Background
A computed fold for a 348-nucleotide part of an RNA from a metagenome, annotated as small-subunit ribosomal RNA, central domain. RNAcentral holds the full RNA, with entries from SILVA. Its mean pLDDT, the model's own confidence on a scale to 100, is 86.
[in-house]
Context: one part of a larger RNA
RNA sequence: CUGGGCGUAAAGGGCGCGUAGGCGGUUUAGUAAGUCAGAUGUGAAAUCCCGGGGCUUAACUCCGGAAGUGCAUUUGAAACUACUAGGCUAGAGUACAGUAGAGGUUAUUGGAAUUCCCAGUGUAGAGGUGAAAUUCGUAGAUAUUGGGAGGAACACCAGUGGCGAAGGCGGAUAACUGGGCUGUAACUGACGCUGAGGCGCGAAAGCGUGGGGAUCAAACAGGAUUAGAUACCCUGGUAGUCCACGCCGUAAACGAUGAAUACUCGCUGUGGCUGGUAUUGACCGGCCGUAGCCAAGUUAACACGAUAAGUAUCCCGCCUGGGAAGUACGGUCGCAAGAUUAAAACUC
Numbered sequence: 001c002u003g004g005g006c007g008u009a010a011a012g013g014g015c016g017c018g019u020a021g022g023c024g025g026u027u028u029a030g031u032a033a034g035u036c037a038g039a040u041g042u043g044a045a046a047u048c049c050c051g052g053g054g055c056u057u058a059a060c061u062c063c064g065g066a067a068g069u070g071c072a073u074u075u076g077a078a079a080c081u082a083c084u085a086g087g088c089u090a091g092a093g094u095a096c097a098g099u100a101g102a103g104g105u106u107a108u109u110g111g112a113a114u115u116c117c118c119a120g121u122g123u124a125g126a127g128g129u130g131a132a133a134u135u136c137g138u139a140g141a142u143a144u145u146g147g148g149a150g151g152a153a154c155a156c157c158a159g160u161g162g163c164g165a166a167g168g169c170g171g172a173u174a175a176c177u178g179g180g181c182u183g184u185a186a187c188u189g190a191c192g193c194u195g196a197g198g199c200g201c202g203a204a205a206g207c208g209u210g211g212g213g214a215u216c217a218a219a220c221a222g223g224a225u226u227a228g229a230u231a232c233c234c235u236g237g238u239a240g241u242c243c244a245c246g247c248c249g250u251a252a253a254c255g256a257u258g259a260a261u262a263c264u265c266g267c268u269g270u271g272g273c274u275g276g277u278a279u280u281g282a283c284c285g286g287c288c289g290u291a292g293c294c295a296a297g298u299u300a301a302c303a304c305g306a307u308a309a310g311u312a313u314c315c316c317g318c319c320u321g322g323g324a325a326g327u328a329c330g331g332u333c334g335c336a337a338g339a340u341u342a343a344a345a346c347u348c
Base pairs, nucleotide, nucleotide: 004319005318006317007302008301012316014201015200016199017198021194022193023192025088026087027086028085029084030083031082033081034080035077036076037075038074039073040072041071042070049065050064051063052062053061054060091191092188093187094186095184096183097182098181099180103177104176105175106174107173108172109171110154115149116148117147118146119145120144121143125136126135162169163168206247207246208245209244210243211242216240220236221235222234223233258315260313261312262311263310266293267292268291269290270289271288272287273286274285275284276283277282297304298303321348322347323346330341331340332339333338
């Protein structure tokens, strides 16, 4: 390579939009590029295969045939693929009527709590721990009451609840704004799926400039513990944590499970919309989500099981023994940290 794979053994890109490309519903007519059939030419000889002949046999050799899966020309076929022209509505989209939501951005605003400041009451402790000590306190702490400042986060509601492509999103109100779902079936008429490159988004930490700084807290200091203790515990505490703008581009970015479509028993919850019967108690359905258990089937097992890891199609990404190594070198990107692409010698 072929083949086989990717939940946990190596392997799904962090996520989306989308270019080229690949693949693509139903129907009518045509064309004949692919496809199929026939013919002609060619496909050197030797070799290989088959049938014979000659050396005593064989190897060897001679004759004949077959084969030469191919190419070119030509004559036909028209089911499938393709192309051209036309039609359809089940895919896709639009419209209209509803609807749920921590989806996003900006502004305003609320109460509880922590800390600090001022004042009152009040007096000797407070704090902390396994026990202590560092620490705070007679210059009046802790506790408690009143007032004020400032920053950050939003108890209860809260839910294997909701929304978002993922990262993620939670006090309230307003403005702007994205997507979904349901119902109707009015409109377009395959406009679709996937997607190498590309572009965008992307937790935390980190970086740059300027603000902000209540809490918590890497580093650091001290107290303990200990044989030691560069830790776990305690007292402090700076970056940071917050905001604006610009970078970084990585995570166990996980469902460790790529996207889309179709098909394949049941049972039980729960969120959204809706139809019928009823008549405001519910019951029986439909669609879209989100969970638990299972039949068939799958699986090495665990398990998965209509939200598949079942049965199929199509497109992309990725894997190919362990280590060296996600490293070196080179390229690209970055202010840097580093990211990305990505080996080999050697060794088992």